A computed fold for a 122-nucleotide RNA from uncultured Dokdonia sp., annotated as SAM riboswitch aptamer (S box leader).
The coordinates come from a structure-prediction model, not an experiment, and the mean pLDDT is 82.
It matches the Rfam family "SAM riboswitch aptamer (S box leader)". Its family is annotated with regulation of gene expression in the Gene Ontology.
Lineage of the source: Bacteria > Pseudomonadati > Bacteroidota > Flavobacteriales > Dokdonia.
The sequence was found by an Rfam model in a public genome assembly.
RNA sequence: AUGUUAUCAAGAAAGGUUGAGGGAAUGACCCUAUGACGCCUUAGCAACCCUUUCACUUAGAAAGAAGGUGCUACAUUCUACCCAAGAAUCGAUCAUUACCGAAGCUUGAGGAUAGAUAACAU
Numbered sequence: 001a002u003g004u005u006a007u008c009a010a011g012a013a014a015g016g017u018u019g020a021g022g023g024a025a026u027g028a029c030c031c032u033a034u035g036a037c038g039c040c041u042u043a044g045c046a047a048c049c050c051u052u053u054c055a056c057u058u059a060g061a062a063a064g065a066a067g068g069u070g071c072u073a074c075a076u077u078c079u080a081c082c083c084a085a086g087a088a089u090c091g092a093u094c095a096u097u098a099c100c101g102a103a104g105c106u107u108g109a110g111g112a113u114a115g116a117u118a119a120c121a122u
Base pairs, nucleotide, nucleotide: 001122002121003120004119005118006117007116008115013042014041015040016039017038021031022030023029027078028077043072044071045070048068049067050064051063052062053061054060076114081111082110083108084107085106086105089102090101091100
């Protein structure tokens, strides 16, 4: 770097250093000289790997936190594509509050894509 699987609305910050940007990407909305991002130290959260016990060979349950990662503003901050529902607008129609069509709007713990993290494989 690529692939597979799982998870992503819970949880958890202080100090030092640096000095202007940052929240991946579009638009929005935010954070930021009352010091962002990054780096270091300490602390914490969680429980993917892991440890112990039980069960068992298909899985699993409970407890734990020494070690390897990860994380500690905002839901992966929301959002771009698709789907569903809703109310209105415009068009179409000989005509209508119905049906049909169009571009938008609102709602949805819906789906996809993308991303992040872990474990495994190459």